[in-house]
Molecule: transfer RNA
Organism: candidate division WWE3 bacterium
RNA sequence: GGGCGCGUAACUCAGUUGGUUAGAGUAUCAAGCUUAUACCUUGAAAGUCCCUGGUUCGAGUCCAGGCGCGCCCA
Numbered sequence: 001g002g003g004c005g006c007g008u009a010a011c012u013c014a015g016u017u018g019g020u021u022a023g024a025g026u027a028u029c030a031a032g033c034u035u036a037u038a039c040c041u042u043g044a045a046a047g048u049c050c051c052u053g054g055u056u057c058g059a060g061u062c063c064a065g066g067c068g069c070g071c072c073c074a
Stems, first nucleotide, its partner, number of pairs: 001073007010026004019057001028044005050066005
């Protein structure tokens, strides 16, 4: 330099042909349980869906550019 893939909660990830309020597990916090801690149960909080622009009535999803990471080729 060229090609391909990925970027969604603190972490690991899902998200169907573009359409219901963006979700799960772990972690955190609170309550219950316990003499207490842990385990367990219930609940809560946590998101500019990497950035900018475009298409569309409507974008996490499609398109373009950029940024970052990984793999391959040279």